RNA sequence: GCACCAAUAACUCAACGGAUAGAGUAACAGCCUUCUAAGCUGUAAAUAAGAGUUCGAUUCUCUUUUGGUGUA
Numbered sequence: 001g002c003a004c005c006a007a008u009a010a011c012u013c014a015a016c017g018g019a020u021a022g023a024g025u026a027a028c029a030g031c032c033u034u035c036u037a038a039g040c041u042g043u044a045a046a047u048a049a050g051a052g053u054u055c056g057a058u059u060c061u062c063u064u065u066u067g068g069u070g071u072a
Base pairs, nucleotide, nucleotide: 001071002070003069004068005067006066007065010025011024012023013022018055027043028042029041030040031039048064049063050062051061052060
């Protein structure tokens, strides 16, 4: 250089083109407890960036960025 793969919450992962983008762990608040831990309840938190297609895009297309793999 070329080809392929990936990018979603602080972390690990879901999500036939269509419901308010969900789950676990973590964080915060409350309950419980003499205190802590554990347990229960609740809260906040995310689609790498920019265009395009579409009535509708996390999903499809293009470009860019970052990371990884292969190849000479």

This is a predicted structure of a 72-nucleotide RNA (transfer RNA) from a Lachnospiraceae bacterium. The source organism's lineage runs through Bacteria, Bacillati, Bacillota, Clostridia and Lachnospiraceae.